[in-house]
Transfer RNA from a Thermoplasmatota archaeon, 75 nucleotides, folded computationally. The prediction has a mean pLDDT of 82. RNAcentral holds the sequence, with entries from ENA and MGnify. Its Rfam family is "tRNA". The same sequence occurs in records of 2 taxa.
RNA sequence: GGGCGAUUAGCUUAGCCUGGCUUGAGCAUCCGGCUGAUAACCGGAAGGUCCUCGGUUCAAAUCCGAGAUCGCCCA
Repeated sequence: GGGCGAUUAGCUUAGCCUGGCUUGAGCAUCCGGCUGAUAACCGGAAGGUCCUCGGUUCAAAUCCGAGAUCGCCCA
């Protein structure tokens, strides 16, 4: 220098190909239930600029372009 892949909640991730109500799960956290108490279990809550910027569109996590970080391969 070239090619490919990954980036979504504190952590691990689904969804992306096929755009459509301001995205879901597990763990962790907080509240409540249960218990003599704790754990486990049950119910609930909070938590997201979907890596950044720009473009297309009525509408973008999703499509297009550029960039960033990390990883792999080639030279």